[in-house]
This is a predicted structure of a 473-nucleotide part of an RNA (small-subunit ribosomal RNA, 5' domain) from an uncultured bacterium. The RNAcentral record of the full RNA draws on ENA, Greengenes and SILVA. The coordinates come from a structure-prediction model, not an experiment, and the mean pLDDT is 88.
Context: one part of a larger RNA
RNA sequence: AACGAACGCUGGCGGCAUGCUUAACACAUGCAAGUCGAACGAGGGCUUCGGCCCUAGUGGCGCACGGGUGAGUAACGCGUAGGUAUCUGCCUUGAAGUGGGGAAUAACGGUGGGAAACUGCCGCUAAUGCCGCAUACGCCCUGAGGGGGAAAGCUUUAUGCGCUUUGAGAGGAGCCUGCGUCCGAUUAGGUAGUUGGUGGGGUAACGGCCUACCAAGCCCGCGAUCGGUAGCCGGUCUGAGAGGACGAUCGGCCACACUGGGACUGAGACACGGCCCAGACUCCUACGGGAGGCAGCAGUGGGGAAUAUUGGACAAUGGGCGCAAGCCUGAUCCAGCAAUGCCGCGUGAGUGAUGAAGGCCUUCGGGUUGUAAAGCUCUUUUGCCGACGACGAUGAUGACGGUAGUCGGCGAAUAAGCCCCGGCUAACUUCGUGCCAGCAGCCGCGGUAAUACGAAGGGGACUAGCGUUGUUC
Numbered sequence: 001a002a003c004g005a006a007c008g009c010u011g012g013c014g015g016c017a018u019g020c021u022u023a024a025c026a027c028a029u030g031c032a033a034g035u036c037g038a039a040c041g042a043g044g045g046c047u048u049c050g051g052c053c054c055u056a057g058u059g060g061c062g063c064a065c066g067g068g069u070g071a072g073u074a075a076c077g078c079g080u081a082g083g084u085a086u087c088u089g090c091c092u093u094g095a096a097g098u099g100g101g102g103a104a105u106a107a108c109g110g111u112g113g114g115a116a117a118c119u120g121c122c123g124c125u126a127a128u129g130c131c132g133c134a135u136a137c138g139c140c141c142u143g144a145g146g147g148g149g150a151a152a153g154c155u156u157u158a159u160g161c162g163c164u165u166u167g168a169g170a171g172g173a174g175c176c177u178g179c180g181u182c183c184g185a186u187u188a189g190g191u192a193g194u195u196g197g198u199g200g201g202g203u204a205a206c207g208g209c210c211u212a213c214c215a216a217g218c219c220c221g222c223g224a225u226c227g228g229u230a231g232c233c234g235g236u237c238u239g240a241g242a243g244g245a246c247g248a249u250c251g252g253c254c255a256c257a258c259u260g261g262g263a264c265u266g267a268g269a270c271a272c273g274g275c276c277c278a279g280a281c282u283c284c285u286a287c288g289g290g291a292g293g294c295a296g297c298a299g300u301g302g303g304g305a306a307u308a309u310u311g312g313a314c315a316a317u318g319g320g321c322g323c324a325a326g327c328c329u330g331a332u333c334c335a336g337c338a339a340u341g342c343c344g345c346g347u348g349a350g351u352g353a354u355g356a357a358g359g360c361c362u363u364c365g366g367g368u369u370g371u372a373a374a375g376c377u378c379u380u381u382u383g384c385c386g387a388c389g390a391c392g393a394u395g396a397u398g399a400c401g402g403u404a405g406u407c408g409g410c411g412a413a414u415a416a417g418c419c420c421c422g423g424c425u426a427a428c429u430u431c432g433u434g435c436c437a438g439c440a441g442c443c444g445c446g447g448u449a450a451u452a453c454g455a456a457g458g459g460g461a462c463u464a465g466c467g468u469u470g471u472u473c
Base pairs, nucleotide, nucleotide: 001472002471003470005469006468007467008466009465012345013344014343015342016341017340018338019337020303025301026300027299029298030297031296034061035060036059039058040057042055043054044053045052046051068256069255070254077181078180079179080178081177082176083175084174086173087172088171091169092168093167094166095165096164097163098162099133101131102130108123109122110121111120112119113118139148140147141146153161154160182228183227184226189219190218191217194216195215196214197213198212199211200210201209231253232252233251234250235246236245237244238243258279259278260277261276262275281292282291283290284289309335311334312333313332317331318329319328320327321326348378349377350376351375358369359368360367361366383410384409385408386407387406388405392400417462419460420459421458422443423442424441428457429456430455431454432453438445439444
């Protein structure tokens, strides 16, 4: 000098920030991802008979974003500089097309099982759901002859919204490489898919990624392997710098989502609020069987020196869906709590000597508190009362908020503490105590005159804070 701090004493206001560093401990309750009827059938409601509204189901898009955490990870994880054997929904831009058919299935109806979660059988039906046929500039394969592959409609009827194939782009992602990236040698050898090759498989893609066979390699004192610790960076703190320490908030990347494993769907996941299996734990049960996962926002218990509201709004910004109207959004914007930090303001200003009273000291003359107070003259930041009242919102829409602010009124009124005074180190006397009680960062004080303990008066430093503890430089 600094802090995501804590503790003690104290505490007036505002602005802007910040707020579980510990148990990646367990979680009651509510909310945090939906949307589309302009894809589809069906059911219900209203009707002025034109139509309108609601929605369980099929279907589409989204749920891989946004939000949290730092457990694991010493690694191409991250940083930086390059590379390419690759993929890419939505978006932009270009080319071509959108013809003709079919079979099902939920909802629904019927009938069963079950305590529930849920589920069986029979029958009917639609689609932008599913499957063939046709066509193919360009696309894919090729032995270059040839072979293969597509589509979906809706509607308020228009410069509408879509669908299929393909080229380019943008943005995104995968993979590879050089260099850099903590401590320990009281860890010296490590390695069999191990290192390389061939054939095959697999992937969007290269690759020992996987497999069969062949060879015997590969890494290591320039520290392999093993053990410990740790998310990395932009940055933050300190320092003249070099460096050292750290990696909260904000931004980028990574990893994780009760623990371990696995795949499915999909452009994208091996998926926080999806699925399956195993395990621990909790809950329901009719004992047959089921349900759950706050390291989302609040909140609870626990741990701890210690860290907030079960708040408001989608008004703005942004996101998802939708032609749109709009709906959803604990992202976000706000409000609440906390002197946790930084910054600003106030607790009054001027005048006032008989240097009042009181306190303290005294050599008893006086000194000091001290212009300090009172008194007098003013002011009104803050506060309270009243009135008006925003910007943020391009036309509409304001949670914040009757907030900020402006004007008027009232009245010095509502507002000062804390630590220290032996030296270091700015600041001294009296009383009490008597190696006691106590102080203390170091040196050291205290055993009868203690500027070092306790109190008082006085003084010094800082100030809505002050001091202590902890940690870093």